[in-house]
RNA sequence: GCCGUGGUAGCUCAGUGGUAGAGCUCUCGCUUGAAGCGCGAGGAGUCGGGUGUUCAAUUCACCCCCGCGGCA
Numbered sequence: 001g002c003c004g005u006g007g008u009a010g011c012u013c014a015g016u017g018g019u020a021g022a023g024c025u026c027u028c029g030c031u032u033g034a035a036g037c038g039c040g041a042g043g044a045g046u047c048g049g050g051u052g053u054u055c056a057a058u059u060c061a062c063c064c065c066c067g068c069g070g071c072a
Base pairs, nucleotide, nucleotide: 001071002070003069004068005067006066007065010024011023012022013021018055026042027041028040029039030038048064049063050062051061052060
């Protein structure tokens, strides 16, 4: 340099055009002598950045940035 693949919550990931979710973690409450487990409630997102297509973009197109793999 070329090709492929990925970037979404603090972490691991789902979501393939129509208001963005799960598990874990964290906070609070119940429970306990206390903790853990369990139950209930809650916080946290410019969906890597930009432009375009569309009535509507996490999703489609293009450019750029970053990670991983392959080829040279």
Annotation:
Model confidence (mean pLDDT): 82 of 100. Predicted 3D model of a 72-nucleotide RNA (transfer RNA) from a Candidatus Anderseniibacteriota bacterium. The RNAcentral record of the sequence draws on ENA. Rfam family: tRNA. From the family's description: Transfer RNA (tRNA) molecules are approximately 80 nucleotides in length. The family's RNA type in Rfam is transfer RNA.